[in-house]
């Protein structure tokens, strides 16, 4: 140069041939506890890597860029 993969809450990383995003871990509250730690329950965090396009509807498909990685001349 050229092929591939990845790119989703602070961190991990699920979403199975489009239908309004799960989980764990961490942070908060609250319960139990003399107390802390464990453990139970609850909450709150995601403009989905940036643009465009396609559809009634994109995390999902299609184009271009960037940005980790891993192959090869």
């Nucleotide at each position: 140069g050229c092929c591939u993969c990845c790119a989703u809450g602070g961190c991990u990383c699920a979403g199975c041939u489009g239908g309004u995003a799960a989980a764990g871990c961490a942070u908060c509250a609250g319960a139990c506890u003399u107390a802390u730690a464990a453990u139970c329950u609850g909450a709150g965090a995601g403009u989905g890597c940036a643009g465009g396009g396609u559809u009634c509807a994109a995390g999902u498909c299609c184009c271009u860029g960037u940005g980790c990685a891993g192959g090869u001349g």